[in-house]
RNA sequence: AGAGUUUGAUCCUGGCUCAGGACGAACGCUGGCGGCGUGCUUUACCCAUGCAAGUCGAACGGGCCCGCAAGGGUCAGUGGCAGACGGCUGAGUAACACGUGAGUGACCUGCCCAGAGGCGGGGGAUAGCCAUCCGAAAGGAUGGGUAAUACCGCGUAAGCUGGCUGGAGUAGAUACCAGUCAGGAAAGCCGCAAGGCACCUUUGGAGGGGCUCGCGGCCCAUCAGGUAGUAGGUGGGGUAACGGCCUACCUAGCUUAUGACGGGUAGCUGAUCUGAGAGGAUGAUCAGCCAGACUGGGACUGAGAGACGGCCCAGACUCCUACGGGGGGCAGCAGGGGGGAAUCUUGGACAAUGGGGGAAACCCUGAUCCAGCGACGCCGCGUGGAGGACGAAGGUCUUCGGAUCGUAAACUCCUUUUGACAGGGAAGAUUAUGACGGUACCUGUCGAAUAAGCCCCGGCUAACUACGUGCCAGCAGCCGCGGUAAUACGUAGGGGGCGAGCGUUGUCCGGAUUUACUGGGCGUAAAGAGCGCGUAGGCGGCUUGUUAAGUUGGCUGUGAAAUCUCCUGGCUCAACUGGGAGCGGUCAGCCAAGACUGGCAGGCUUGAGGUCGGUAGAGGAAGGUGGAAUUCCGGGUGUAGUGGUGAAAUGCGUAGAGAUCCGGAGGAACACCAGUGGCGAAGGCGGCCUUCUGGGCCGUACCUGACGCUGAGGCGCGAAAGCGUGGGGAGCGAACUGGAUUAGAUACCCAGGUAGUCCACGCCAUAAACGAUGGACGCUAGGUGUCGGGGGUAUCGACCCCUCCGGUGCCGAAGCUAACGCAUUAAGCGUCCCGCCUGGGGAGUACGGCCGCAAGGCUAAAACUCAAAGGAAUUGACGGGGGCCCGCACAAGCAGCGGAGCGUGUGGUUUAAUUCGACGCAACGCGCAGAACCUUACCAGGGCUUGACAUGCACUCGCAAGGCCCAGAGAUGGGUCCCUCCGCAAGGACGGGUGCACAGAUGCUGCAUGGCUGUCGUCAGCUCGUGCCGUGAGGUGUUGGGUUAAGUCCCGCAACGAGCGCAACCCUCGUCGCUAGUUGAAUUUCUAGCGAGACUGCCGAGACUAACUCGGAGGAAGGUGAGGAUGACGUCAAGUCAGCACGGCUCUUACGUCCUGGGCUACACACACGCUACAAUGGUCGGUACAAAGGGCAGCAACAGGGCGACCUCGAGCGAAUCCCAUCAAAGCCGACCUCAGUUCAGAUCGGAGUCUGAAACCCGACUCCGUGAAGUCGGAGUUGCUAGUAACCGCAGGUCAGCACACUGCGGUGAAUACGUUCCCGGGCCUUGUACACACCGCCCGUCACGUCAUGAAAGCCGGCAAGACCUGAAGCCGCUGGGCUAACCCGCAAGGGAGGUAGGCGUCGAGGGUCGGGCUGGUGAUUGGGACGAAGUCGUAACAAGGUA
Repeated sequence: AGAGUUUGAUCCUGGCUCAGGACGAACGCUGGCGGCGUGCUUUACCCAUGCAAGUCGAACGGGCCCGCAAGGGUCAGUGGCAGACGGCUGAGUAACACGUGAGUGACCUGCCCAGAGGCGGGGGAUAGCCAUCCGAAAGGAUGGGUAAUACCGCGUAAGCUGGCUGGAGUAGAUACCAGUCAGGAAAGCCGCAAGGCACCUUUGGAGGGGCUCGCGGCCCAUCAGGUAGUAGGUGGGGUAACGGCCUACCUAGCUUAUGACGGGUAGCUGAUCUGAGAGGAUGAUCAGCCAGACUGGGACUGAGAGACGGCCCAGACUCCUACGGGGGGCAGCAGGGGGGAAUCUUGGACAAUGGGGGAAACCCUGAUCCAGCGACGCCGCGUGGAGGACGAAGGUCUUCGGAUCGUAAACUCCUUUUGACAGGGAAGAUUAUGACGGUACCUGUCGAAUAAGCCCCGGCUAACUACGUGCCAGCAGCCGCGGUAAUACGUAGGGGGCGAGCGUUGUCCGGAUUUACUGGGCGUAAAGAGCGCGUAGGCGGCUUGUUAAGUUGGCUGUGAAAUCUCCUGGCUCAACUGGGAGCGGUCAGCCAAGACUGGCAGGCUUGAGGUCGGUAGAGGAAGGUGGAAUUCCGGGUGUAGUGGUGAAAUGCGUAGAGAUCCGGAGGAACACCAGUGGCGAAGGCGGCCUUCUGGGCCGUACCUGACGCUGAGGCGCGAAAGCGUGGGGAGCGAACUGGAUUAGAUACCCAGGUAGUCCACGCCAUAAACGAUGGACGCUAGGUGUCGGGGGUAUCGACCCCUCCGGUGCCGAAGCUAACGCAUUAAGCGUCCCGCCUGGGGAGUACGGCCGCAAGGCUAAAACUCAAAGGAAUUGACGGGGGCCCGCACAAGCAGCGGAGCGUGUGGUUUAAUUCGACGCAACGCGCAGAACCUUACCAGGGCUUGACAUGCACUCGCAAGGCCCAGAGAUGGGUCCCUCCGCAAGGACGGGUGCACAGAUGCUGCAUGGCUGUCGUCAGCUCGUGCCGUGAGGUGUUGGGUUAAGUCCCGCAACGAGCGCAACCCUCGUCGCUAGUUGAAUUUCUAGCGAGACUGCCGAGACUAACUCGGAGGAAGGUGAGGAUGACGUCAAGUCAGCACGGCUCUUACGUCCUGGGCUACACACACGCUACAAUGGUCGGUACAAAGGGCAGCAACAGGGCGACCUCGAGCGAAUCCCAUCAAAGCCGACCUCAGUUCAGAUCGGAGUCUGAAACCCGACUCCGUGAAGUCGGAGUUGCUAGUAACCGCAGGUCAGCACACUGCGGUGAAUACGUUCCCGGGCCUUGUACACACCGCCCGUCACGUCAUGAAAGCCGGCAAGACCUGAAGCCGCUGGGCUAACCCGCAAGGGAGGUAGGCGUCGAGGGUCGGGCUGGUGAUUGGGACGAAGUCGUAACAAGGUA
């Protein structure tokens, strides 16, 4: 630091995902040791049990015990201090709660420290105790007596407190100073004593706290208004203290867009995690502050509390009960239940540190220090080290050679961290005191001994093979793997990573410059508001002075400790920890500076505005007016149509249309001028005239003197459609009707036609309201149009020409941009302000709110879902886009096919089997150049199992092969005859048998392959090197102008060259020459070979030159002379595993192999390719002429003879320029008959008789003869071939082959017609254009419906939660009033008694809670209902993308 993922590829935008770090974690697998940390994040849920706050006898009386006593010990009570600390938790709290900095002149402070002064003299009670009594208990009542450092008067006291007067003084007095008046204290104990500890008043300190203020830190505006003690004042109360803190009265304020109020969430901070930083997230442990203590309320005591282990009341829960009544509060430490994915021991000790009490000893202390449990985290250590090749065994893979695990193991030597056992044994504590702990640590002995796993291996991302599986099972963070060869699933081997851990899950930061302050954008990717006016706000020209808020510098204070960074120490290191320094604030104070920004005061004119003079314009509003046209009405002429369309029809018209002429009515819009011309802010504005009115531009430089720019809210304007009321209505025309079209046609086309379009007034407020480009100002090359105005020059004048300002276009530099493009009218360079964006879908939707008469508008989510959605450009492909050009592509012709019969192939069907393959062109007379058996792969049946065939090894035999006989359908089996060779031997060769390796398979996969082939297409294309252009894909070259059959050639050109193709070179034919050859002969023919010839070479014409084209001459042949062979880069997963080869898979007494028979030849049908015909250009008969190219020894076969014939007999000749097929032909020609008919056409079919091949013609051959004589009279839609020796017609030969040819491959004979032309059909080439296609139009893709799943809105309602309001009731308690009951201290009094004071009780205000009521906000659920998302192949259509067929 980046990477993967949108595409065929590219660049960009943009989201998703990954690699890193972290954690109070959890889960899975695994687990040796130690140190240091850490451990209920959930139910602030409920708790059994024990412990967590007591202490003081030197405050007091007393009981008990010891003691002779003195005295000591102990205990409940009175009294004092402490239980407000320490410990726990995070519910509540959005607040002066917290942080930070100030203030307190508005305050308090026990214990502690320092200073000053004091402690005189009295009194009355009361617990305990005793007695009696009540109660189950908890507890309590009455009477009696008693002490104090408990309680109460009196005296005294200030520098204390309060009042008054005066002074001085502060930022501000009430603080301070002086005077004066009034008020108010105390306690003792110990000690022989000294003295100590207490006590009272007071001043100060330290530490702690209360209160106030500035600033700072969450989300929602779909929360916009809130507020009655509310804001302030006065009087009073209250408090330690200011204050509406409380109360009475008065005033009506106060707060809020700088976000009040409301809702949601949340303890805050130091810090922690992350990050380069800025930031973001978090607030466990530790530390500071706050808040809470079962829930709610309340006060008491006290220095301090409204009090976790105190009190009272209410409530919920729970326990005891004798039913009367009582008790309780683990969010202290352990522990239990429950919840949860999940979080520990009912441990030890006060030894240390700290706290409470005490004079002290000492007591208490679950604070704390330790130990225990948990890999929960961090850190450290170990599970051994060295040697060791036969590279062992074994595993895995294998091309079978080997490779790898692997020096790894074994084995040898060594060591002992850890461990076990034994011995010694701390520091922590100054004298003493050690829970930890016989611990850490040290020493000795023992023995490699006790100790390795987890994840991953397709890319990202480091690490690959085999087997299994077969879109199954499964994986997956993203892209994506799996449908028979899976490095992606599972297992194994191997490898990679980390290691007592490793993975997974969750969460946070990062990467993400993907919220952009640092550090983004808005023409087309998401994004400029439709336009203007303008409020708040933000920003603001030149200059002078002043100020010092911002700003900058210095100093001071503070920013706790811990953390962090650096330095340096301590534990063996580290983690951990000690010491020192540093960092850290938008903080506060003081001093200084005065540039810039701001404030204040003044000046200026260039920004802005105004005066004056001109000027253009569809700018706006109102009123008037004009002509053309359409329609309608009236009349005339006139007659059969008109209208409309691709073609028609509906419609109109003989009741007179359309056409034409005249007259009239009415409404709407204004041809020409008219122009990327003008005006307006935008929407928008178009005949002419008048009135009213807004803005602009030019000139002038007279006035004001920054008056400016932008603009959240707000207000206004705002096309069309639509709405309301009333008019108007010619034309046009949603809806609707009819006619067409169509599979349908609720459309496109046609005929009609209502709202509406028009006017007035009022709404609506949207748009592709677009330049898809907010406004303002400044700056930055030009060129060329056009509109308005001015100046100069020139002229008699206009024009022309030069120039300035303002508008509106085009082209272009720099620059910018992802590219396209923009470019003084910026999308360039800058400044200011506003609006808006943050992946696609859901959705501009739901809910809420505001607006509207409604339609609807504005504002505007979430669940869920996808791994993309996009922009620009590139290359292709495609288009019912365009241009140019080819081809028997069409057209022009000739002959056919499609109809018939037959042949052959295919589909289908049938069958035991009808073997298999080929399927548009490019499968279908194709593989098959020839299925009766064989072939043969199929079926039935009968057999064989090392096999029909190959190789090797071992053992064995010499039995073989062959002939004959028998059984059998045959294969086969049996019998018989016959019976090896080389070698001395061992052994070998050959053959048989047995066994092992193996053979074999036309079994599968042509989508694992080689090779070969088809096709586009003999089309003219396909590429490369270097250079150049482009960020890049890529382009250029190869495009352009000509030309050609051709990317053929020429010219031009940022290209210059080159390759594969084209052409040529090769073969055949055509002319001539030469050489040679066989043959009866041949110079001429033929055969074989070598040459010549043709090159646009010559002439003329056309093109700017050229290439080239046209015409001509000569020539056998002329512009490629004709034909063949030759097939570029590639496409179709095209065809072939059945020709062959070959990977993998499968079968192995069978999917191999042998045999017999059958089948491949089936037959209602359908298609393809052919043959023969339908006849007279013919048929039949007779006569007669002329080929080429081939084949032949298991062959061709002459002659002769036989048969009507197929053919037979014989066999000459010939391995072939000699002989034969083969007199070689047929059509042709000559002659005769037939005379238009199902025929003397046609020959199918069938009957009969034969010939040939072959073991064998039944299924199932060909041919011959006799007889039979079907369909068919030229073929619908449609469709094929062919441009010259071609089509057509005619025969001949060959391969295959025993036989079988209408097929195929060749050969010659006769021998045409037509091409105007390129509009159209098909295919193709080049250029261009559009594209949402790229599996590429057989593409892509939209909506309804049907089914399933999911989330969500509405909904009669139903059930909860929260906060508030009104009223009723009202506990405890404080406060107020009362207090006739009760009443020790003080006063009067001898006393009785009275007084003062207090108090029980009563009343009242407030008041938790409870009740009633109506609303608010929010959640769940709900028959039904709405749309949405997703799902492999469902239904209907075809909307969009090519002019997508109606842009």

Annotation
Model confidence (mean pLDDT): 85 of 100. The RNA shown here (small-subunit ribosomal RNA) has 1447 nucleotides and comes from a metagenome.